[in-house]
This record gives sequence, C1' cells and structure tokens, in this order.
RNA sequence: GCGUCUUUAACUCAGCUGGAUAGAGUAGCUGCCUUCUAAGCAGCAAGCCACAGGUUCGAAUCCUGUAAGACGCG
Repeated sequence: GCGUCUUUAACUCAGCUGGAUAGAGUAGCUGCCUUCUAAGCAGCAAGCCACAGGUUCGAAUCCUGUAAGACGCG
C1' cells in the first nucleotide's frame, strides 16, 4: 500500500431482510432480607448506536468518506 472484518451503557455482547419508546448479562446505586458482610430478591440510573455526509416519509441497520482496532496478502 491492497483486501476482509469489527466499532452499540463502565465492561462483555444481542439487535443489522429499514418502521421508529435501543435490549441482555456483569459492574454501579437504592431498598428488602441479615447482628454485620456476602449471597438472594425487587427497583433505579447509565447509550441521540465511532465521526461526517448522502438515500429515504422514516437509518444503529442501506451507500460514501474519515478515524481506531484485528486478520490476511505484498
């Protein structure tokens, strides 16, 4: 330099035949329970989906570019 893939919550991931309030687990916080802690149970918060542009009535999802990372080729 070229090709392929990945980027969604603090972390690990799902969702990607476009339909619109974006989810799960772990972690965090609050409450219950317990003498206290842990465990268990209930709840809460946390993401305008890497960034920019385009297509569309409508985009996390499709297209283009950029950035970061992984693998392969040279």
The RNA shown here (transfer RNA) has 74 nucleotides and comes from an Oscillospiraceae bacterium. The sequence was found in a public genome assembly. Taxonomically the source falls in Oscillospiraceae (Bacteria, Bacillati, Clostridia, Eubacteriales). It matches the Rfam family "tRNA". It is annotated as a transfer RNA. Gene Ontology term of the family: triplet codon-amino acid adaptor activity.